[in-house]
Molecule: Lysine riboswitch aptamer
Organism: uncultured Ruminococcus sp.
RNA sequence: AAUAGAGGCGCGGUCUUCAUCAGUAGCCGGAGCGACGUAUGGGAAUACGCCGGUGAAAGGGGAUACCGCCGAGGCUUUUGUAUAUGUCCCGAUGUACAUCUGCCGGGAUAACGUGAAAUACACGUUAUACUGUCGUUUUCUAACGGAGUGCUAUU
Numbered sequence: 001a002a003u004a005g006a007g008g009c010g011c012g013g014u015c016u017u018c019a020u021c022a023g024u025a026g027c028c029g030g031a032g033c034g035a036c037g038u039a040u041g042g043g044a045a046u047a048c049g050c051c052g053g054u055g056a057a058a059g060g061g062g063a064u065a066c067c068g069c070c071g072a073g074g075c076u077u078u079u080g081u082a083u084a085u086g087u088c089c090c091g092a093u094g095u096a097c098a099u100c101u102g103c104c105g106g107g108a109u110a111a112c113g114u115g116a117a118a119u120a121c122a123c124g125u126u127a128u129a130c131u132g133u134c135g136u137u138u139u140c141u142a143a144c145g146g147a148g149u150g151c152u153a154u155u
Stems, first nucleotide, its partner, number of pairs: 001155005008070001010069005016063003026054005036049004041090004073104003079098007105131002108128008133146005
């Protein structure tokens, strides 16, 4: 340098399906009114708010199956492209792909924070024990410490 592997509630993706989203948004009819409020931040315009009827979807999540894998992947930073935020303008933000910088061995629990409709879930930080790997010590089975650009095997 190449090839092949290991960790375990291991990582990610797709189809189908289920609940939630929600009796919400919207639509139809009626009432009321250019007063007030809402529609992301501002402006314009427009629509909406109450009653009755009708009534979703996306994103996120659970489960089965299948697929690709073990820096799997996740997060963060820089830049670019595309796209979304009911209409128009300015701004801001999100999402996807690529790129750049840095961090994280892995899952679990708890607290705090962010996102989200949410007590779901995800992500980040911190802490706790557990677990795999290598190193050092060793009173012989434990203690301490490091990080995946690592570790093991073969050539």